[in-house]
Molecule: c-di-GMP-I riboswitch aptamer
RNA sequence: AGCCGACAAGGGCAAACCCAUCGUAAGGUGGGGACGCAAAGCUAUAGGGUCCUGGAUAAGGAUAGCCUGGUUGCCGAA
Numbered sequence: 001a002g003c004c005g006a007c008a009a010g011g012g013c014a015a016a017c018c019c020a021u022c023g024u025a026a027g028g029u030g031g032g033g034a035c036g037c038a039a040a041g042c043u044a045u046a047g048g049g050u051c052c053u054g055g056a057u058a059a060g061g062a063u064a065g066c067c068u069g070g071u072u073g074c075c076g077a078a
Base pairs, nucleotide, nucleotide: 004076005075012037013036017032018031019030020029021028022027035065041071042070043069046068047067048066049063050062051061052060053059
């Protein structure tokens, strides 16, 4: 330094659900709440999937907690 990831340490994030709010919707944001997570940090102008709007195969949108890729990064047993 890389791979890897422990009933390690100190921390971090926060599914479902509830409340408020924004959005036609998928869904977003804030608060509560923890199912989980070693990138559950960032990236949707990298690709695929799924979902929404739409008459649509047009077009637009959502999802990074669906997968792969890109990028940054804490700790250190085997």